Overview:
A computed fold for a 78-nucleotide RNA from a Mycoplasmatota bacterium, annotated as c-di-GMP-I riboswitch aptamer. The sequence was found by an Rfam model in a public genome assembly. Of the family's consensus pairs, 94% are formed in the model.
RNA sequence: ACUUGUAAAAAGCAAAACUAGUGAAAACUAGUGACGCAAAACUAGAGGGCCUUCGUUAGAUGGUAGCCAGUUGCCGUU
Numbered sequence: 001a002c003u004u005g006u007a008a009a010a011a012g013c014a015a016a017a018c019u020a021g022u023g024a025a026a027a028c029u030a031g032u033g034a035c036g037c038a039a040a041a042c043u044a045g046a047g048g049g050c051c052u053u054c055g056u057u058a059g060a061u062g063g064u065a066g067c068c069a070g071u072u073g074c075c076g077u078u
Stems, first nucleotide, its partner, number of pairs: 004076002012037002017032006035066001041071003047068002049064003
């Protein structure tokens, strides 16, 4: 540097559900919780897909990264 994730070690993250709050909604935030994750870290006008429909002649500068994708990284292996 490249390929790669069988096991281990050191670090992590937090599905569903419940409670409180925000929002038109999708959904998000905090707490409890733990389905799982080798990137479940970052990137959403200006990669693609999907969800919502206040508004509205039409149109997302609304959401989703734990859908695919891009970028970066710990330990080990080839």